Context: one part of a larger RNA
RNA sequence: CUGGGCUUAAAGGGUGCGUAGGCGGUUUUCUAAGUCACGUGUGAAAUCUUACGGCUCAACCGUAAAACUGCGCGUGAUACUGGAUAACUUGAGUGAGGUAGGGGUGUGUGGAACUUCCGGUGGAGCGGUGAAAUGUGUAGAGAUCGGAAGGAACGCCAGCAGCGAAAGCGGCACACUGGGCCUUUUCUGACGCUGAGGCACGAAAGCUAGGGGAGUGAACGGGAUUAGAUACCCCGGUAAUCCUAGCCGUAAACACUGAACACUGGAGGACGGGGGCUUCGGCCUUCGUUCUCGUAGCGAAAGCGUUAAGUGUUCCGCCUGGGGAGUAUGGUCGCAAGGCUGAAACUC
Numbered sequence: 001c002u003g004g005g006c007u008u009a010a011a012g013g014g015u016g017c018g019u020a021g022g023c024g025g026u027u028u029u030c031u032a033a034g035u036c037a038c039g040u041g042u043g044a045a046a047u048c049u050u051a052c053g054g055c056u057c058a059a060c061c062g063u064a065a066a067a068c069u070g071c072g073c074g075u076g077a078u079a080c081u082g083g084a085u086a087a088c089u090u091g092a093g094u095g096a097g098g099u100a101g102g103g104g105u106g107u108g109u110g111g112a113a114c115u116u117c118c119g120g121u122g123g124a125g126c127g128g129u130g131a132a133a134u135g136u137g138u139a140g141a142g143a144u145c146g147g148a149a150g151g152a153a154c155g156c157c158a159g160c161a162g163c164g165a166a167a168g169c170g171g172c173a174c175a176c177u178g179g180g181c182c183u184u185u186u187c188u189g190a191c192g193c194u195g196a197g198g199c200a201c202g203a204a205a206g207c208u209a210g211g212g213g214a215g216u217g218a219a220c221g222g223g224a225u226u227a228g229a230u231a232c233c234c235c236g237g238u239a240a241u242c243c244u245a246g247c248c249g250u251a252a253a254c255a256c257u258g259a260a261c262a263c264u265g266g267a268g269g270a271c272g273g274g275g276g277c278u279u280c281g282g283c284c285u286u287c288g289u290u291c292u293c294g295u296a297g298c299g300a301a302a303g304c305g306u307u308a309a310g311u312g313u314u315c316c317g318c319c320u321g322g323g324g325a326g327u328a329u330g331g332u333c334g335c336a337a338g339g340c341u342g343a344a345a346c347u348c
Stems, first nucleotide, its partner, number of pairs: 003320004007302002012316001014201004021194003025088003029084003033081002035077008049065006091191001092188002095184005103177007110154001114150008125136002162169002206247006215241002220236004258315006266293012297304002321348003330341004
């Protein structure tokens, strides 16, 4: 390189947008680049193969043929691919009318709970645990009532329910705003699919600067437990958790299953629409999404099964025994932490 693979054995990029490239619907005509046919030139010799011959045989050598699967040129064919041309509407987009939604951003606002502070009542414990102790309290705690302040999160509704490309999204209101689905087919007329590089987004933790800091709580201190206890349990508690601006760019970023299109029995739910019938109880049907079970088929099995892991096509990414190792080195990005790219010796 070819091949074989990628749910769980090694292997799907965290996700999207998109450049180059690759691939690409139906019909007409032209062209003849690819493709195919025929002819012709060339394809040195040696080697290889075949036939015959020469050394007593063989190796070796000689003669001839074939071959050299290639390339050039000429003529022709036109189904397919390409190029040009004219058209089409089913792919794609667009218009119109509806519609569901924790989709996003910003601003404002609400109640419960919690903590702290102030005041009243009250008077001995409270707290915590398996049991305790550290802690806290007559300088009046805990409990209870009233008031004030603060920060964070939004109970019930809540649902294998919804939305989003993924990460993710949940009190309420307003403003701005993205996408989807259904109906109708108004218009455009292949405008499509994928996508190396690239760009954008990307949980948590972490970093920089400035705020904020109720609760929780790495580190840390103390009390227990224990042979010990750098833990599990308890009392405290800094960073962090929150906001703004900017970095970081990783996760079991998982459905451990890339994207798109087509085809291939069914059954039962849920969510969002449309159509028909109705005795208003509902019934039938059709799109989209989502879940469960299963036919064929597939699979090593577990299982998958119209949301395929079935049958095919196109494009991208990735794998090639375990360890060494996601290490070393170089490059590159980052303030750093570190990220991306990524070996070998050696060993089994």